[in-house]
RNA sequence: GGUCCGUUCGUAUAACGGCGAUUAUAUCCGACUGUCUAUCGGAAGACACGGGUUCAACUCCCGUACGGACCG
Numbered sequence: 001g002g003u004c005c006g007u008u009c010g011u012a013u014a015a016c017g018g019c020g021a022u023u024a025u026a027u028c029c030g031a032c033u034g035u036c037u038a039u040c041g042g043a044a045g046a047c048a049c050g051g052g053u054u055c056a057a058c059u060c061c062c063g064u065a066c067g068g069a070c071c072g
Base pairs, nucleotide, nucleotide: 001071002070003069004068005067006066007065010025011024012023018055027043028042029041030040031039048064049063050062051061052060
C1' cells in the first nucleotide's frame, strides 16, 4: 500500500429501513433485615465522526478516524 471485518450506556451484549434502542453487570434511590456485599422494586446512562440515498437510517452507500485479520 491492497482486500475484508469491526466500532452501541462505565463494562459486556442484542436490535426485518418505521420501538420509548434490548439484556446482564456495575452505579444511584427505596424496601426487606439486628446488619450487609444477599434478596425484591425503581431510576439514570449509549448508536465513533462527516456526507449521501429514502417519506423515514443504529440499520443501506461513500469517505474519515480507531482497532483487528489476511495479502504484498
Predicted 3D model of a 72-nucleotide RNA (transfer RNA) from an uncultured Eubacteriales bacterium.
Its Rfam family is "tRNA". Rfam links the family to the GO term triplet codon-amino acid adaptor activity. Rfam classes the family as a transfer RNA.